Overview: The RNA shown here (Bacterial large signal recognition particle RNA) has 265 nucleotides and comes from a Candidatus Rokuibacteriota bacterium. It matches the Rfam family "Bacterial large signal recognition particle RNA". Rfam classes the family as a non-coding RNA gene.
[in-house]
RNA sequence: CCGUGCUAGACGGGGAGUUAGCGGUGCCCUGUAACCCGCAAUCCGCUUCAGCGGGGUUGAAUUCCCUCUCGAGGGUGGACGGUGUUGAGUGAGCCUCACGGAGCGGCGUUGAAGGUUGGGCCCCACGCAACGAGAAUCGCCGAACCCCGCCAGGCCCGGAAGGGAGCAACGGUAAGGCGACCCUCUCGUGUGCCGUGGGAGUACCUGACCGGAGCUGGCGUCGUGGGGAGAUCGCAGGACUGUUCGUUCGAAGGAGGGUGCACGG
Numbered sequence: 001c002c003g004u005g006c007u008a009g010a011c012g013g014g015g016a017g018u019u020a021g022c023g024g025u026g027c028c029c030u031g032u033a034a035c036c037c038g039c040a041a042u043c044c045g046c047u048u049c050a051g052c053g054g055g056g057u058u059g060a061a062u063u064c065c066c067u068c069u070c071g072a073g074g075g076u077g078g079a080c081g082g083u084g085u086u087g088a089g090u091g092a093g094c095c096u097c098a099c100g101g102a103g104c105g106g107c108g109u110u111g112a113a114g115g116u117u118g119g120g121c122c123c124c125a126c127g128c129a130a131c132g133a134g135a136a137u138c139g140c141c142g143a144a145c146c147c148c149g150c151c152a153g154g155c156c157c158g159g160a161a162g163g164g165a166g167c168a169a170c171g172g173u174a175a176g177g178c179g180a181c182c183c184u185c186u187c188g189u190g191u192g193c194c195g196u197g198g199g200a201g202u203a204c205c206u207g208a209c210c211g212g213a214g215c216u217g218g219c220g221u222c223g224u225g226g227g228g229a230g231a232u233c234g235c236a237g238g239a240c241u242g243u244u245c246g247u248u249c250g251a252a253g254g255a256g257g258g259u260g261c262a263c264g265g
Stems, first nucleotide, its partner, number of pairs: 001265006009058003012030004020047005035055005064258006073249011085237003091233002094228008103219002105216003114210007122199006128192002130189006137180005147172003155164003
């Protein structure tokens, strides 16, 4: 070095969890080439050499062991997010009220603010007017008799002449009624761009004078303060999830190194 046979070993691995610790069943990831049967989550079997029991295949190497590299994937801490959710609630936002500032607009030298003063409006008294009522006045009507005038007829007196009382009619009037009412008088009032005097006085209106440039709150805005509804932003907690950084474990792959025994040639 080659051939034959055997043995150690191997016949998936990893993560989380569980455990004093290790491994397994179970869950998850990876691998598709990676034995079979029994035990096992109210667990099963072991003890740092760490599943147990039985059977089978392979077997010193591309297949076993170690190191390095790469890195699927899992755990974990942080940062930045996304989608929901829970809670409190003025810190922002929204509505409203008040005050203040400047701006716009309006008014203003055909005179602002402010001041003085007069008048009106208000109250009282008197007067006047108006209105209403009454009276007076005027006109008309109006008395069978108990009103007037004049009195036919009739009646009475007279011899006669004539005279008398006197009804009706006619005329006029009283009481009373109707109407008019320019003028006069009386009374009254939720009347009055009336008069005189007095009073009250600040709201409103108005006139004059002084004064010499502001006044206004109508609009939007800013600030301060009060109040209100609701939960958009924000705040706090928690769930799921994405990206990234760190850390931890780490399959498959790649590279390198290492590793028996016996016999024969």
Description: NCBI's taxonomy places the organism under Bacteria, Bacteria candidate phyla, Candidatus Rokuibacteriota.